[in-house]
RNA sequence: UGCCUAAUCCCCAGGCCAUCGAGGCCGGGGAGCGGGGGAACCACAGGGGAGAGAUCCCCGGGGGCGAAUCGGACGAGGUUGUCCGUAGCGCGACUCUUUCAGCGCGAGCCCGACAGCUAACCCCGUCGGCCGAUGAGAGAGGAA
Numbered sequence: 001u002g003c004c005u006a007a008u009c010c011c012c013a014g015g016c017c018a019u020c021g022a023g024g025c026c027g028g029g030g031a032g033c034g035g036g037g038g039a040a041c042c043a044c045a046g047g048g049g050a051g052a053g054a055u056c057c058c059c060g061g062g063g064g065c066g067a068a069u070c071g072g073a074c075g076a077g078g079u080u081g082u083c084c085g086u087a088g089c090g091c092g093a094c095u096c097u098u099u100c101a102g103c104g105c106g107a108g109c110c111c112g113a114c115a116g117c118u119a120a121c122c123c124c125g126u127c128g129g130c131c132g133a134u135g136a137g138a139g140a141g142g143a144a
Base pairs, nucleotide, nucleotide: 002130003129004128008031009030010029011028012027014026015025016024017023032126033125034124035123036122037121042116046059047058048057049056050055061114062111063110064109065108070085071084072083073082074081088105089104090103091102094141095140096139097138098137099136100135101134
């Protein structure tokens, strides 16, 4: 100076640190962005046991964030594993949309028996990880 991601910006007469000054951290508030719960209408299969109840146990589950789903082969005592594809996703140094080619990703985590959609309403997040670049066109905008 840029990239992935919602993960950015602003304020405080609160606390601490520092100080000529600028400021830093914690906490709090707001905006923006992102996510979940939640009627009518429409759609729609959990069961059993204990307990006064909250709740707990058993057998099958079910659901959410995210691009990250699905299939095949090999291996393996079962699981774990490896490889090849694939739905889908990302990459251009002014920005957005788009075509062709190229290069990558195609993970991980959470809820805890429970949630379809869903107006009003309610709740939550605002982390983390990367670096010498991806080429050729079209359109619109901006800048000089």